GlmS glucosamine-6-phosphate activated ribozyme aptamer, 158 nucleotides, folded computationally. The coordinates come from a structure-prediction model, not an experiment, and the mean pLDDT is 79. The sequence was found by an Rfam model in a public genome assembly.
RNA sequence: ACCCCAUCAGAAGCGCCACGAGCCGGUUUCGACCGGAUAACGAGGAGAGGGGAGAAUCGAAAUCUUCGGCGGAUGCCCCUCCGUGCCCUGGGCGGGCGCGUGACACGGCUUACAAAUACACGCGCAAGCGUGAAACAGAAGGGCCGUGACCGUCCUGA
Numbered sequence: 001a002c003c004c005c006a007u008c009a010g011a012a013g014c015g016c017c018a019c020g021a022g023c024c025g026g027u028u029u030c031g032a033c034c035g036g037a038u039a040a041c042g043a044g045g046a047g048a049g050g051g052g053a054g055a056a057u058c059g060a061a062a063u064c065u066u067c068g069g070c071g072g073a074u075g076c077c078c079c080u081c082c083g084u085g086c087c088c089u090g091g092g093c094g095g096g097c098g099c100g101u102g103a104c105a106c107g108g109c110u111u112a113c114a115a116a117u118a119c120a121c122g123c124g125c126a127a128g129c130g131u132g133a134a135a136c137a138g139a140a141g142g143g144c145c146g147u148g149a150c151c152g153u154c155c156u157g158a
Base pairs, nucleotide, nucleotide: 014071015070016069017068020067023036024035025034026033027032041059042058043057047081048080049079050078051077052076082100083099084098085097086096088157090155091154092153093152094151095150104148105147106146107145108144109143110142111141119132120131121130122129123128
C1' cells in the first nucleotide's frame, strides 16, 4: 500500500467509485503523457411483519455530463395481521371493495411550501470552489363544491 473479516455510528433522491469517456492547465515525437476540477438541484414519499421484480414519483436547471459504474431505498406487486371509508339513524358480528392514521374514486375551483442555476463577493491561470441575500415549480397534500362508492345478520332510534 492492497485485500479480507468482525463490530460501532450514520445517510434513504441516499451512499460508494473516479485512468470509462468528456472538461481545465502543462508537455508532446501528435500516439499520448503529467497534474487538476467536476461528476443529481431541491419537493414529495414508511400502519406492522413476510415474500417478489428491478430504468421507483415530481418538477427546476441544463441542452455535452444532473454522462458512466456499483449498492441501497419510504414507490410498485403478492400474502397475513391491524386500522379506517363505503349499506335510512347509531352500533355489534361476518364477509366484500377502496384506502393507511390529514386513512375511497373521479371532476371543477382554490391554496401553503423549494434548492441549485443565474447574480454579488472572495479564492483559483483555468475547469471550478466557498459564502451571501433574493426570485421562480410540479406532483402529492390542504380547503370548498359536485357526482359516484356494499351484502348478510342482530340490537337500537324514527